Predicted 3D model of a 166-nucleotide RNA (glmS glucosamine-6-phosphate activated ribozyme aptamer) from Metabacillus indicus. The coordinates come from a structure-prediction model, not an experiment, and the mean pLDDT is 77.
RNA sequence: GUUUUACGAAAAGCGCCUGAACUGAGCAGAACGAAAAAAGCUUAGUUGACGAGGAUGGAGGAUUAUCGAAAGUUCGGCGGAUGCCUCCCGGUUGACGAUUACAGCCGCAAGCUCUCUCCUGAAAACAAAGAGGCAACUUUUUGCACAAAGGGAAGAACGUAAUCAC
Numbered sequence: 001g002u003u004u005u006a007c008g009a010a011a012a013g014c015g016c017c018u019g020a021a022c023u024g025a026g027c028a029g030a031a032c033g034a035a036a037a038a039a040g041c042u043u044a045g046u047u048g049a050c051g052a053g054g055a056u057g058g059a060g061g062a063u064u065a066u067c068g069a070a071a072g073u074u075c076g077g078c079g080g081a082u083g084c085c086u087c088c089c090g091g092u093u094g095a096c097g098a099u100u101a102c103a104g105c106c107g108c109a110a111g112c113u114c115u116c117u118c119c120u121g122a123a124a125a126c127a128a129a130g131a132g133g134c135a136a137c138u139u140u141u142u143g144c145a146c147a148a149a150g151g152g153a154a155g156a157a158c159g160u161a162a163u164c165a166c
Stems, first nucleotide, its partner, number of pairs: 014079004019075001020047008050068003057088005089107006097164005111158001113156003117152003126143007
């Protein structure tokens, strides 16, 4: 140093790289043709998501699982993932209490649409100064801004039936 086994740590724009592109080295092209170059092959590397947001009743399922920013390879592929769907359990909304059913939501929250207001709200990019590497590139510090989604409160119009009780 490699391989195997065991243990530990480590994550969600998270991890990985065989397509692609780029870099180094070597070979080839280099025969003909007046000459040269590129395309090519081997090998070793590099790139391959910028933050905001998002969890957990149980079981299962599927994969292109929210939002914007950006020089748009942030392409393509594989794996995963707090999202989504179905069933069950429980709860909640549908004028008040109970029961049943129906429709819709929620898993500490909870009907749909609209209006208004408050909260939250960046980082890369860019610029400058460095460090590492033959290079492609990697990385640190400083400065400078700018989002959307989301959440709370209020209001308006709509959103169910029966029975019992009051």